[in-house]
Molecule: SAM riboswitch aptamer (S box leader)
Organism: Pedobacter sp. UBA4863
RNA sequence: GAUUUAUAAAGAAGUGGCGAGAGACAGGCUCACUGACCCACUGGCAACCCUCACAAAGAGAAGGUGCCAAUUCCUGACCAACUAGCAUGGUGCUUUUUGGAAAUAUAAAUU
Numbered sequence: 001g002a003u004u005u006a007u008a009a010a011g012a013a014g015u016g017g018c019g020a021g022a023g024a025c026a027g028g029c030u031c032a033c034u035g036a037c038c039c040a041c042u043g044g045c046a047a048c049c050c051u052c053a054c055a056a057a058g059a060g061a062a063g064g065u066g067c068c069a070a071u072u073c074c075u076g077a078c079c080a081a082c083u084a085g086c087a088u089g090g091u092g093c094u095u096u097u098u099g100g101a102a103a104u105a106u107a108a109a110u111u
Stems, first nucleotide, its partner, number of pairs: 001111008013042005021031003025076004043068003048064002050060003072103001078100004084094004
């Protein structure tokens, strides 16, 4: 890197360093010199792996990851249903909302 499965409306910040962009991509919106993002330390959240339990329900948090602005910040090729409008011979176009899919992230496993 690829594949499979699961999860993504909850939860959890201080100090120091650096110094200009950051929030994956596009649009929006937001964060940021009152110092963001990133890095280090400390602290915390959660409970995928894990531990306890014969097992299930359940409990735990030593260890391996992960995470600690905003719902994955919101929307996003496409599909289905739905709302409204326009044109119409059939029907088509635009639009609201919801769901799915896709995309992204993380875990576990395989490769």